The RNA shown here (transfer RNA) has 74 nucleotides and comes from Mollicutes bacterium Phil14. It matches the Rfam family "tRNA". The family's RNA type in Rfam is transfer RNA. Rfam links the family to the GO term triplet codon-amino acid adaptor activity. Lineage of the source: Bacteria > Bacillati > Mycoplasmatota > Mollicutes.
[in-house]
RNA sequence: GUCCCACUACCUCAGCAGGAUAGAGGACCCGCCUCCUAAGCGGGCUGCCAGCAGUUCGAAUCUGCUGUGGGACG
Numbered sequence: 001g002u003c004c005c006a007c008u009a010c011c012u013c014a015g016c017a018g019g020a021u022a023g024a025g026g027a028c029c030c031g032c033c034u035c036c037u038a039a040g041c042g043g044g045c046u047g048c049c050a051g052c053a054g055u056u057c058g059a060a061u062c063u064g065c066u067g068u069g070g071g072a073c074g
Base pairs, nucleotide, nucleotide: 001073002072003071004070005069006068007067010026011025012024013023019057028044029043030042031041032040050066051065052064053063054062
């Protein structure tokens, strides 16, 4: 330099042949239970889906550019 892949909650991930209010587990907080802790049970908190544009009645999902990370080739 060329090409490919990924980016969704604090973390690990699902959802992505466009459609309803964006989800799970872990972590964290509160309560119950316990002599206490752990475990267990109940509840809560956390995202305008990496950014900006485009297409569309409608975009996390399609397209382009940018950013970050990873990879292949030279």
Its mean pLDDT, the model's own confidence on a scale to 100, is 81.